[in-house]
Context: one part of a larger RNA
Molecule: small-subunit ribosomal RNA, central domain
Organism: uncultured bacterium
């Protein structure tokens, strides 16, 4: 490279937006550029393949003919696919109406806990451990009661539950905002799917500045343990943890499962609407879960939220290990990131 593949064997990009490109509904019409037919010119000689012929056969040679699957040019056909006019409405989107939810982002607010101060009451211990010591503590602690101060997180509800593209997201309120869903069927009328480069967003740690620091705790320091212990326990304890504005761009960013459409046997629990009336019973729509028929799967197991059956567009893989490393180029204040080999060996 084709071929086959990518939930656990190598292999789905962290996610969105979205340029370029591919790929796209349903009905005339027109065109003839892909596409199909005929015909016409090429399509060199050797070579090839097939008939006949010459060296005694053969290799080898001649000679006719085929093939040369290709290009052009003409004349045609028009289902398909392209390119134009015009229609249509079921994709798409909009609007009416109604719901939903830890979606966000900003500001106020609350009570418990912790920790610290002050004061009371009270005395000999308190902590800690497998067992101890280090630590506090007669300068009065620990335990208790009232006050006060600060900073981070929000018990129960909680749920196989919501919500978000993903990463996330949970005490109340209040302000701005994004989103979806179900019903109606008014507009618009293919306006779509996908998405190389490219932009934006991205857990924790981390980086730079200014604040902030109760709690937990990398480095560090003791106490133990042990043969040793630069751990695992325990006492402390500084970066960070928390805020603001800037950086970085990686994770087992996992549902190890990329996105869209369709189609495709059922039970069964659950959220949110909708169906004139009803707590009832059966239903319909988007979800969010469990069992399971074809069928798929190496199995395990998936199974209308497919790993089924089809399509489109992207991204990926191509034996282990060397190595996600060199090197070289981009990118970053740094760490570091991103693209990404080869000798060798097995």
């Nucleotide at each position: 490279u084709u071929g086959g593949g990518u939930u656990u064997a190598a292999a789905g990009g962290g996610a969105g937006c979205g340029u370029a490109g591919g790929c796209g509904g349903a009905c005339u019409a027109u065109u003839a550029a892909g596409u199909c037919a005929g015909c016409u010119g090429u399509g060199a000689a050797a070579g090839u393949u097939u008939g006949c012929g010459g060296c005694u056969c053969a290799a080898c040679c001649u000679u006719a003919a085929a093939a040369u699957u290709g290009c052009a040019g003409c004349u045609g056909a028009u289902a398909c696919u392209g390119g134009u006019c015009g229609u249509c409405u079921u994709g798409a989107g909009u609007g009416c109406a109604c719901u939903c939810g830890a979606g966000g982002u900003a500001g106020g607010c609350g009570g418990a806990a912790u920790u610290c101060g002050u004061g009371g009451u009270g005395u000999a211990g308190c902590g800690g451990u497998g067992a101890a010591a280090u630590g506090c503590u007669u300068a009065g602690a620990u335990a208790u009661c009232a006050c006060g101060a600060a900073g981070a997180a929000c018990u129960c509800c909680g749920a196989u539950u919501g919500c978000g593209a993903a990463g996330g997201c949970a005490g109340c309120u209040c302000a701005c905002u994004g989103g979806a869903c179900c019903g109606c069927a008014a507009c618009u009328g293919a306006c779509g799917c996908u998405g190389a480069u490219g932009c934006u967003c991205g857990a924790a740690a981390g980086u730079g500045c200014g604040g902030g620091u109760a709690u937990c705790a990398a480095a560090c320091a003791c106490g133990a343990u042990u043969a040793g212990a630069u751990a695992c326990c325990c006492u402390g304890g500084u970066a960070g943890u928390c805020c603001a504005c800037a950086c970085a761009g990686u994770a087992a960013a996992a549902g190890a499962g990329a996105a869209a459409u369709a189609c495709u046997c059922g039970c069964u629990g659950u959220u949110u609407u909708c169906g004139a009336u009803a707590u009832a019973c059966g239903g319909c729509a988007a979800g969010c879960g469990g069992c399971c028929a074809a069928g798929c799967g190496a199995a395990c197991g998936c199974a209308u939220u497919a790993a089924c059956u089809a399509u489109u567009c992207c991204a990926c893989c191509u034996g282990g290990g060397g190595a996600g490393u060199c090197c070289g180029c981009c990118g970053c204040c740094a760490c570091c990131g991103g693209u990404g080999a080869a000798u060798c060996u097995c």